[in-house]
């Protein structure tokens, strides 16, 4: 240089024939308790790497960047 995958909450991940995002932990609040942990309930929290583009509608599909990884020269 060239191929391929991959980039969602704070952290790890799902979601799917394209229909307006969810689970785990961590957070913050209440019960429990003398008190903590464990446990139980409730609740914040992301408009999805960026810019375009196709659709009525995109995180979900195209194109260019930009980050990370693997391979191959």
């Nucleotide at each position: 240089g060239g191929a391929u995958c991959u980039g969602u909450a704070g952290u790890u991940c799902a979601a799917c024939a394209g229909g307006u995002a969810g689970a785990a932990c961590a957070c913050u609040c209440c019960g429990c308790u003398g008190a903590u942990a464990a446990u139980g309930g409730a609740g914040a929290g992301g408009u999805a790497g960026g810019u375009g583009g196709u659709u009525c509608a995109a995180g979900u599909c195209c194109a260019c960047c930009c980050g990370g990884a693997u391979c191959c020269a």